Transfer RNA from a candidate division NPL-UPA2 bacterium, 73 nucleotides, folded computationally. Its Rfam family is "tRNA". The family's RNA type in Rfam is transfer RNA. Model confidence (mean pLDDT): 81 of 100.
RNA sequence: GCGGGCAUAGUUCAGUUGGUAGAAUGUCGGCUUCCCAAGCCGAAGAUCAGGGGUUCAAGUCCCCUUGCCCGCU
Numbered sequence: 001g002c003g004g005g006c007a008u009a010g011u012u013c014a015g016u017u018g019g020u021a022g023a024a025u026g027u028c029g030g031c032u033u034c035c036c037a038a039g040c041c042g043a044a045g046a047u048c049a050g051g052g053g054u055u056c057a058a059g060u061c062c063c064c065u066u067g068c069c070c071g072c073u
Stems, first nucleotide, its partner, number of pairs: 001072007010025004019056001027043005049065005
């Protein structure tokens, strides 16, 4: 230099044919317990890496950029 993959909650990951973003774990509160842990119930937590485009509508499609990984030269 060329090609490919990945980027979504604190963390690990889902997200179908484009249609109002979820789970587990963690955090916080409550119940339970003499206390802790475990268990049960509830809550908060995401401008979906950044910018632009297409569309009535984009995490999803297209282009560019950034970071990481792999391959080729």